Predicted 3D model of a 99-nucleotide RNA (Guanidine-I riboswitch aptamer) from Robertmurraya korlensis.

């Protein structure tokens, strides 16, 4: 920029680990080593969790335009693998499978 529609983005939480900070222990002590079975700072973070904004669809209204208002369904789910320092409800994945 264009397209698209169980759409996109932001933020919060469930959850997650340990590069960094902090904390604790030890030590050869201007620092180093170890520890996430350390509450934390910070970080990652939901298709099937929350909130908001913008789109999209339909209906109504309005000076045709354009605005404004309202409505917008369902979702049980492994194992295994991948990324990052490392892990996870992150990604593979509305997957495999099930009803």
């Nucleotide at each position: 920029g264009a397209a698209a529609a169980u759409g996109u983005u932001u933020u919060c939480u469930a959850g997650g680990g340990u590069u960094c900070c902090g904390c604790a222990a030890c030590a050869g002590c201007u620092u180093g080593u170890u520890g996430g079975u350390c509450u934390g700072g910070a970080c990652c973070g939901a298709g099937a969790g929350g909130a908001a904004a913008c789109u999209c669809a339909c209906a109504g209204u309005u000076u045709u335009u354009u605005g404004c208002u309202g409505u917008g369904u369902c979702a049980c789910g492994g194992a295994g693998g991948g990324a990052u320092a490392a892990a996870a409800g992150c990604c593979c994945g509305g997957g495999a499978g099930g009803u």
Rfam family: Guanidine-I riboswitch aptamer. The family has 100 seed sequences and 1,509 matches in Rfam 15.1.
It was read from a public genome assembly, where an Rfam model found it.